This is a predicted structure of a 1497-nucleotide RNA (small-subunit ribosomal RNA) from an uncultured bacterium.
Rfam family: Bacterial small subunit ribosomal RNA.
The RNAcentral record of the sequence draws on ENA.
The coordinates come from a structure-prediction model, not an experiment, and the mean pLDDT is 85.
[in-house]
């Protein structure tokens, strides 16, 4: 510090996700040790048991125990009394508050114990608990009576510098106060111990210290869908009350007080130091430790006290638990342990007061679950270990393998060491400052001995992200943080091997910060991505020209105080080191006081004129409101003329019309809108505004001058205006026209089209308040090159509305700059300033609820649950378009001949079958693989057999190979017999090669699967003209340029131009063939000469021909045209003329195209069978459908007779002549030929004659019968051919569709391959030999350029809505239930205060009676719990209901994206199963064509 993810790719926008750090954690797997920390985050839920606050006999009486030398001594105790129990410890429920933090104030206060200083402690009195007696009660506890003490209680005295009252004076800014002083009044005390000294106490005053109380400024949560709140409320006066100010309380008076700088209300929450994160600013958090606050079962209350409204005190009410003799009592773990419950989850009913600290005490001491320690938990941080060295037959074994090996791997074993840790034994602390006294603890540490011994896991390995193979599985099981893996070769699932990371831990989950500049203060945006309010006016607020002066609030500087400790950072120390910890320093602020400065800002004063405004001279204008008036046109009415149609459409129909329409003329009525002018021209804030006259009225611009003197800019809330549609009332209604009706179209047509037609459109008044209300661009101001057009004004100038300049508008192009790009560009989207509004992923949704507005429609404000990983912008390359331009092709057109109808052949589908083997399936499968299924082929079926195999290699043994005969069998096969002894080496024995057989094992074999694992080969677009690269240039980039443009071509062929210059694969050419000529060569060819029946023979090679080499054609020449080009047109010459004809040749790529059954091959599968052999059957089936062909339907013909002319091939397992036989297929025969020699082999159409005469025929030949021929082991299933007989359909073929542009179509025959035999197929050959092409509008296919796009699996694309089903969350809902809060009323415990006529009473007064004072009781006020009624708010639930979301293959349509087939969209109204349609107004974010205007070159 970034990365992944939207796309075919790109840039930018934007969300989601990841890598880091952290935790009081939990869960999974695993687990050796130590140190230091840390441990109920949930139920402030309920608690058994024990402990957590006592102490003092030196305050007091009494009493007990021990001891006693009876003198005492020692120790203890219930009670009275004193001090403490308000600390320490726990928790975070409540609290949004002066609760906390920080800085101040307190002249408005208190402070026990402690310290300092002064003064004092005199004299009296009456009780009471304990205790005794009596009594009540189950208990808790209580009553009566009697006795008694005090440092308990009370009276009196004394007392000030204490308190109060009244004066005087000083101080103080004022007031309240403060100091001093005078007079008067008032209030104190306690003793104890000691032999003593003395010590400890007591009272009062002043001061200190400590601790607290109160007040104030500022700071720190969310919601405005909480906007108004408030009666003790705000203030005053008087009184009360408190330690103390104050409505703190009461009475009276006034009517205030708070609030958009957020009152009131709701939700949430203890606050801080700090902690986590972050570069920081920030964000999150408030466990442990420290400070403060609040609370102590829930609610209320006071008492005591220095201090409490009191965790282990009291009273009352409530809920709960316990005891009970049922009468009544007791209790409060949010102290430490512990229990139950809740929960994912959190420890021991431990030891000790040794240390530190606290309470009491004179002290010894006692108490102390504070604290110090130990225990449990990998919960965290830190540290240590699980061994070290050597060791290659690279062991065994595992895994992988290309079978060679590689890897685990120096890893192990082995050998040599060490002992941290561990075990055992011994010793043994510091912590405790003179003696004794240590919970921790026989701990830490130390020494010795033993022995590698006791000690490694976990997660991951597709990318992000370090790490790869095998097997299993087969969209299953599963994984997953995001993208995404898995449908038979998964590095993504599971397992194994290996690897990578971390390590006593490792992963997962949860949460926080970071990355996220993704809320942007630092540090973002708003034309099109989300985002400028429809527009103005203007309040609060924010901001504000220039000069001078004062002030010092902001600002700046210095200084003082404070910001606790801990934490953090730095330095130095202590534990071996680290974590941990001690000391010192630093840092930390919107803080406060003081002093100073005065530039800037603010505030006050005085000025200025450049901003702003006003007057005065002019100008333009559809600016607004109102009243008149005009012509054209539509419609209607009346009349005339006139006759059969009219109207409408793609075509029609509905409609109108013989009752006279349409057309035409005249007259009239009425409403609405204003052609031309007219222009990206004008005006207005926007919406918007258009004939013309008049009236009223707003604003703008320009020029000179005068005046005011900052009066300004922006603007939350507010207010005004605001198209169309719509609403209300009343008018009006010609045309148009939602709805509606009818006619068409259509599968349907609730639409588009047509005919009608109502609201409405118009007017007046009142509402509504929304639009793509758009420049999708807020307003104002300043600055920053230009050019051109146009509107309004001005200045100068000119013969000239000629030119120049300038202000204000409105357009186009463009510098710099900006922008993701498109684009913007002085009218900014540039550079800046001021203010306002708005945005923060898509959907849900501009929806729900609530509020406000509205008559309604609805508007405005405006969420959440849930769901997705995208949604969206600009540009790029393609593809596509029922977009455009250009071009080509037998693509259409023009022609010729066919197919589709018939019969047959053949292939396919389907069906059938034991099997009908398999593959090929739009073009580009279907006379295709198959250039040939009777057996074989053959892969299929049935039956019978074989198992190292029909075939290959290796081993061992035997045998030559081979041939013949025979038995069984359908055959394969099995058995028997016989013949036969080869080749090489060697003297021989023997060995070897080859072949055959036998045996066992490695293995063979498979036309079994996967062409979607593959190679190779092939088809197709397409013989279409394209496809690319290097360098350069342009662009952020994908990419572009080149390759586009103007011409031209069959061609990206060539030329010209050009930020391109070149190059490659294609095109063309080179190759073959054909057409002409020449040369060479002449046998089997040819032959002019001679000869013959005959190229038969001689001669010859001129010719034909053969086959080798050359020549020839190149737009080379001429004319025209074109741009002086490329080229095109015409012509000459030439055998051939513009690639002469034909072929071979197939760019980058597309179709997961075809083929595992040609071959090869990965993987999988079978192995007495999915292999191999044999016989038979099948591939030849047959209701039917399709493709491709053959033959025909006839006279351009059939038949009969005669007669002429080819080319190219094939032939020894062959072609087969002559001759003979047969009607014929063929048979016999055997010459010739290894082929320019012989044979196949007569070419046929043609030509010359004859016949047939338009008919199912002398056409046509299917089918069938009979008889034959040939091939072959074998023609039944199932061959071809022949002869005779038979003679079917068919009379030119519906919709539709195919081929062909010249030696072509058509037509005629010939040959070859395959092959024993078997072509109507196929491949090749020649013969005869046409017609037509105006042309490119249309159909199909293709190419180039351009345009739109929501497509990229690329239009066979994408995609919308209803309906049906499943699931999910949510709104409404008669209601029902709960929480909380408010108002009114009832009620009123305990307590406090007031009152008190009842009862009662030791201290004081009084001789007494009695009194003062007190207590109890009663009562009044306040008030908790409780009750009743009614509101607000919130949560849960609810029959039914609304829409929404999600869900591989449901239904209906086709709305949108291309002109999406009616351009789309916005607002509104209306209609319709649904998308949606239509009306009105608006927008371009519409294609195409045309016109106009302007700019640049």
């Nucleotide at each position: 510090a970034g990365a992944g993810u939207u796309u075919g790719a790109u840039c930018a926008u934007g969300g989601c996700u990841c890598a880091g750090g952290a935790u009081g954690a939990a869960c999974g797997c695993u687990g050796g040790c130590g140190g230091c920390g840390u441990g109920c985050c949930u139920a402030a839920c309920a608690c058994a048991u024990g402990c957590a606050a006592g102490u003092c006999g030196a305050a007091c009486g009494a009493u007990c125990u021990a001891u006693u030398u009876c003198g005492g001594u020692a120790g203890g105790u219930a009670g009275u009394g004193g001090c403490g129990c308000a600390c320490g410890g726990g928790u975070g429920a409540g609290u949004a508050a002066c609760a906390c933090g920080u800085a101040g104030c307190u002249u408005a206060c208190c402070u026990g114990c402690c310290c300092u200083a002064g003064a004092c402690a005199c004299u009296g009195g009456g009780a009471u608990a304990a205790c005794g007696c009596a009594c009540c009660g189950a208990a808790a506890g209580g009553u009566g009576u009697g006795c008694u003490a005090a440092u308990a209680c009370c009276g009196g005295a004394u007392a000030a510098g204490c308190u109060c009252a009244c004066g005087u004076u000083c101080u103080g800014u004022a007031g309240a106060g403060g100091g001093a002083u005078g007079u008067g009044a008032g209030a104190a005390a306690a003793g104890g111990c000691g032999a003593a000294a003395g010590c400890c106490g007591g009272u009062u005053u002043a001061g200190g210290a400590u601790g607290g109380g109160g007040c104030u400024g500022c700071g720190g949560c969310c919601c405005a869908u909480c906007a108004g709140c408030u009666a003790g409320u705000a203030g005053g006066u008087a009184g009360g009350g408190u330690a103390a100010a104050a409505g703190c309380c009461u009475a009276c008076c006034u009517a205030g007080g708070c609030g958009a700088c957020g009152a009131c209300g709701g939700g949430u929450a203890g606050g801080g130091g700090g902690c986590c994160u972050g570069a920081g600013a920030g964000g999150g958090u408030g466990a442990c430790c420290c400070c403060c606050c609040a609370c102590a079962c829930u609610g209320g209350g006071a008492c005591u006290g220095a201090g409490a409204c009191a965790c282990g005190g009291c009273c009352c009410a409530g809920a709960c638990u316990c005891c009970u003799a049922c009468g009544g009592g007791a209790g409060g773990c949010a102290g430490c342990a512990g229990u139950g419950a809740g929960g994912a989850a959190u420890a021991u009913u431990g030891c000790u007061c040794a240390a530190u600290g606290g309470g009491c005490g004179a002290a010894a001491g006692c108490c102390u679950g504070a604290a110090g320690c130990a225990g449990c938990g990998a919960c965290g941080c830190c540290g240590c270990g699980u061994g070290g060295g050597u060791g290659a037959u690279g062991a065994a074994g595992g895994u992988c393998u290309u079978c060679g090996g590689a890897u685990c791997g120096u890893a192990a074993a082995g050998c040599c060491c060490u002992u941290u840790u561990c075990u055992g034994u011994g010793u043994g602390a510091c912590g405790a400052g003179a003696a004794a006294g240590g919970a921790c603890g026989g701990u830490a540490g130390c020494a010795c001995a033993g022995g590698a011994a006791u000690a490694a896991g976990u997660g991951u390995c597709g990318g992000c992200u370090a790490a790869c193979u095998a097997c299993g599985u087969g969209c299953c099981a599963g994984c997953a943080g995001c993208c995404g893996c898995g449908g038979u070769a998964a590095a993504a699932c599971g397992u194994a091997g290996g690897a990578c990371g971390c390590a006593a831990g490792c992963g997962u989950u949860a949460u926080c910060c970071g990355g996220a500049a993704u809320u942007a203060c630092u540090g973002g945006g708003c034309g099109u991505a989300a985002a400028g309010c429809g527009c103005g006016u203007g309040u609060a607020g924010g901001c504000g020209g220039u000069u001078u002066u004062g002030u010092a609030a902001g600002u700046c500087a210095c200084u003082u105080g404070u910001g606790a400790a801990a934490g953090c950072u730095c330095c130095c120390g202590g534990c071996u080191a680290a974590a941990c910890u001690g000391g010192g320093a630093g840092a930390g602020g919107u803080c406060a006081g003081g002093u100073g400065a005065u530039a800037c800002u603010g505030c006050g004063g005085a000025g200025c004129u450049a901003g702003a405004g006003u007057g005065u001279a002019g100008u333009a204008g559809a600016g607004g409101g109102g009243u008149g008036c005009g012509g054209a046109a539509u419609u209607c009415c009346g009349g005339g003329u006139g006759u059969a149609g009219u109207g409408g459409u793609g075509a029609a129909a509905u409609g109108c019309g013989u009752a006279g329409a349409u057309a035409u003329c005249c007259g009239g009525a009425g409403g609405a809108a204003c052609a031309c002018c007219a222009g990206a021209g004008g005006c207005g804030a926007a919406g918007g505004c258009a004939a013309u006259c008049c009236c009223c009225u707003g604003g703008a611009c320009c020029u000179g001058u005068a005046c005011u003197g900052a009066c300004g800019c922006u603007c939350a809330u507010g207010c005004a205006c605001g198209a169309a549609a719509g609403c209300g009332u009343g008018g009006g209604g010609a045309g148009c026209a939602a709805a509606c009706a009818g006619g068409a179209u259509u599968a349907g047509a609730u639409a588009c089209c047509c005919u009608g037609g109502u609201a409405g459109u118009c007017c007046a008044c009142g509402c509504c308040c929304u639009a793509a209300a758009c420049g999708a661009u807020g307003u104002c101001a300043a600055c920053u090159g230009g050019u051109u057009g146009u509107u309004g004004g001005g200045u100068c100038u000119u013969u000239a509305c000629u030119g120049a300049c300038u202000c204000a508008g409105u357009a186009a192009c463009g510098a710099a700059g900006c922008u993701a790009a498109c684009g913007c560009g002085u009218g900014a989207a540039g550079u800046u300033g001021a203010c306002c509004g708005c945005c923060u992923g898509g959907g849900g949704a501009g929806u729900a609820c609530g509020g406000c507005c509205g008559c309604a429609a609805g508007g405005u404000u405006g969420a959440a649950a849930c769901u997705c990983a995208a949604a969206g912008g600009a540009a790029u390359u393609g593809a596509c378009g029922g977009g455009g331009a250009c071009c080509c092709g037998c693509a259409c057109a023009a022609g010729c001949g066919g197919u589709g109808g018939a019969u047959g052949a053949u292939g396919u589908g389907g069906u059938u079958u034991a099997a009908u083997u398999c593959g090929a399936u739009g073009c580009a499968a279907c006379g295709c693989g198959a250039a040939a299924a009777a057996c074989c082929u053959u892969a299929c079926c049935c039956a019978c057999c074989u198992u190292u195999g029909a075939c290959a290699u290796g081993u061992a043994c035997g045998g030559a190979a081979u041939c013949c005969u025979u038995u069984a069998g359908a055959g394969a096969u099995a058995g028997a017999g016989g013949a036969g002894u080869g080749c090489u080496c060697g003297a021989a024995a023997g060995a070897g090669a080859g072949c055959c057989g036998u045996a066992a094992c490695a293995c063979a074999g498979g036309u079994g699967c996967u062409g979607c694992a593959u190679g190779g080969c092939u088809g197709u677009c397409g013989u279409c003209a394209g496809c690319u690269c290097g360098u350069g240039u342009c662009g952020u980039g994908a990419g572009a340029u080149g390759u586009u443009g103007g011409g031209u071509u069959a061609a990206g062929u060539c030329c010209c131009g050009c930020a391109a210059c070149g190059a490659g694969c294609g095109c063309a050419a080179c190759c073959c063939u054909u057409g002409u000529c020449a040369u060479u060569a002449g046998u089997u060819g040819c032959u002019a000469c001679a000869u013959u029946c005959a190229g038969u023979u001689g001669g010859g090679c001129a010719c034909u021909c053969u086959a080798a080499u050359g020549a020839g054609a190149c737009u080379g020449c001429c004319g025209g045209u074109g741009a002086c080009a490329a080229g095109c047109c015409g012509g000459a010459g030439g055998a051939a003329g513009g690639u002469g004809g034909g072929g071979a040749u197939g760019a980058c790529g597309u179709c997961a195209a075809g083929u595992c059954c040609u071959c090869a091959u990965g993987g999988c599968c079978c192995u007495u069978a999915u292999a191999g052999g044999u016989g038979g059957g099948g591939c030849u089936a047959c209701a039917c459908a399709c493709g491709u062909c053959a033959u025909a339907c006839a006279a351009u013909g059939g038949c009969u007779g005669g007669u002429a002319c080819a080319a190219a091939g094939g032939g020894u397992u062959g072609c087969c002549a002559a001759c003979c036989c047969g009607c014929g297929a063929g048979g016999g025969g055997g010459a010739g030929c290894u082929a320019a020699u012989c044979c196949c082999a007569c070419a046929a159409a043609g030509c010359c004659a004859g016949u047939c005469g338009u008919a199912g025929u002398c056409c046509g030949g299917a089918u069938c019968g009979u008889a034959g021929u040939c091939u072959g082991c074998a023609a039944c299933u199932c061959g071809a051919c022949u002869a005779c007989g038979u003679g079917a359909a068919g009379u030119c073929g519906g919709a539709a569709u195919c081929g062909c542009u010249a030696g072509u179509a058509a037509u005629c025959g010939u040959g070859g391959a395959u092959c024993a035999g078997a072509a109507u197929g196929u491949c090749a050959c020649g013969g005869u030999g046409a017609a037509u092409a105006c042309g490119u509008u249309c159909c199909c296919g293709g190419g180039u350029c351009u345009u739109g796009u929501a497509c990229a699996c690329a239009c066979c694309g994408c995609c919308c809505g209803u309906c049906a089903c499943a699931c999910c969350a949510u709104g409404g809902g008669a209601g029902c239930g709960g929480g909380u809060u408010c108002u009114g009323c009832c009620a009123g415990a305990a307590g406090u205060a007031g009152u008190u006529a009842g009862c009662u009473u030791a201290a004081c007064c009084g001789c007494a009676a009695g009194g003062a004072g007190g207590g109890c009781g009663a009562u009044u006020a306040c008030c908790a719990c409780g009750g009743c009624a009614g509101g607000g708010u919130u949560c849960g639930u609810g029959a039914c209901u609304g829409g929404g979301g999600u869900g591989a293959a449901g239904u209906c349509g086709u709305a949108a994206c291309a002109a999406g087939g009616u351009a789309g969209c916005c607002g509104u109204a209306u209609c319709g199963g649904a998308a949606g349609g239509u009306g009105c107004g608006g927008c371009u974010g519409g294609a195409u064509c045309a016109c106009c205007u302007c700019c640049u070159u």